[in-house]
RNA sequence: AGUGAAGGUAGAGGUGCAAAUUUCAUCAGUAAAAGCUUGGAGAAGAUUGAGCUUCCAUGAAAAGCUUUGAAAGGGAAAUUUGCCGAAGUGAAGAAAUGCUCAUUCGUUUCUUUGCUGGUCCUGAAUUGAAAAAAUGCAGGAUUGUCAAGACAUGGUCUUGGAGAGCUAUCUCACUG
Numbered sequence: 001a002g003u004g005a006a007g008g009u010a011g012a013g014g015u016g017c018a019a020a021u022u023u024c025a026u027c028a029g030u031a032a033a034a035g036c037u038u039g040g041a042g043a044a045g046a047u048u049g050a051g052c053u054u055c056c057a058u059g060a061a062a063a064g065c066u067u068u069g070a071a072a073g074g075g076a077a078a079u080u081u082g083c084c085g086a087a088g089u090g091a092a093g094a095a096a097u098g099c100u101c102a103u104u105c106g107u108u109u110c111u112u113u114g115c116u117g118g119u120c121c122u123g124a125a126u127u128g129a130a131a132a133a134a135u136g137c138a139g140g141a142u143u144g145u146c147a148a149g150a151c152a153u154g155g156u157c158u159u160g161g162a163g164a165g166c167u168a169u170c171u172c173a174c175u176g
Stems, first nucleotide, its partner, number of pairs: 001175004006171006014084001016083009032068007042055004046104001048102004087116012117143007125135003145161007
């Protein structure tokens, strides 16, 4: 000086990612509560079955009118914090939870594994109160990075790849 792999450290992309707090809109004149009328025996506890508990002729379910009238999740902005597989998501498994048991479904956490470099737009699908938003898929645009090629000078263009990447540096090993 170079090569190689592994490990360590520090960084870059940008409408970058995530969390917390505050405010605002939506949720919604909805749920719920109270009163009146009709009604006349059931109703509630995620679905179904069994059980258990509670309410109910001092009037259940359901419907109508009047009065009062939310919240959670999701979203926008600001601030703070932690970061650059940040993070998100699909599949499988395990545990806890929703009155008890069984079934299904939902929520939370963990493990394994797959996909996505980042952002935005469009389409239908799923979730959602929603024409908001999120997620995966397909297409497109844009941007950073590496490789190859061309033109040419520290740039431009084309094509392709992926974050287990890229840049810088340290350690180790090998070669000259």